Overview
A computed fold for a 109-nucleotide RNA from Thalassotalea sp. HSM 43, annotated as TPP riboswitch aptamer (THI element). The RNAcentral record of the sequence draws on Rfam. Of the family's consensus pairs, 92% are formed in the model.

RNA sequence: CGUCGAACCAGGGGGUGUUAUGGGUGAAAACCGAUAACUGAGAUGCUAACGCAAACCCUUUGAACCUGAACCGGAUAAUACCGGCGUAGGAAUGGUCGAACGAUGUUGC
Numbered sequence: 001c002g003u004c005g006a007a008c009c010a011g012g013g014g015g016u017g018u019u020a021u022g023g024g025u026g027a028a029a030a031c032c033g034a035u036a037a038c039u040g041a042g043a044u045g046c047u048a049a050c051g052c053a054a055a056c057c058c059u060u061u062g063a064a065c066c067u068g069a070a071c072c073g074g075a076u077a078a079u080a081c082c083g084g085c086g087u088a089g090g091a092a093u094g095g096u097c098g099a100a101c102g103a104u105g106u107u108g109c
Stems, first nucleotide, its partner, number of pairs: 001105005007096004011059004017038005023032003044053003065090003071084004
């Protein structure tokens, strides 16, 4: 003097499951709330509900998340717990190197 990076700014997308114990309601199925446990980045708060908010993750270099799926195999007390499916089908973006962080190219000393 430049080029970049979820680095920054502004937007956008997304999920919140499974169970044990004891309690309540119920004919039952089931539901409600309490405590504890499992996985995970995240299982939160308010509301009669719709929703709203928070944290967290993801944003095309996209397994965040959705569909297939009441799928297949394994494990578990149980689960979308793990693996497969999966080069499957979808899925939410622009800007700035400018004060900061990081990477890198060129030139000069």